Molecule: Glycine riboswitch aptamer
Organism: Candidatus Pelagibacter sp.
RNA sequence: UACGGGAGAGACUACACUACGUAGCGCCGAAGGAGCAACCACCCAGGAAUCUCUCAGGCAAAAAGGACCGUA
Numbered sequence: 001u002a003c004g005g006g007a008g009a010g011a012c013u014a015c016a017c018u019a020c021g022u023a024g025c026g027c028c029g030a031a032g033g034a035g036c037a038a039c040c041a042c043c044c045a046g047g048a049a050u051c052u053c054u055c056a057g058g059c060a061a062a063a064a065g066g067a068c069c070g071u072a
Stems, first nucleotide, its partner, number of pairs: 001072005010025001012024004026059003032055001033053003039046001
């Protein structure tokens, strides 16, 4: 890179009209982003994540995206 699997959270309210729309509020964490433990050092700094935050992203079905896993 290719293929396959792949979760969570409002068909809420208002406006509008047919949009899967806009705004508000409420939520989700598994793109991304940010923060930290031990350690090291007793200066600064470095310092992981599926943990934490939720800026971004996402929240009917579908589509898209999707950490991670498998195969090549």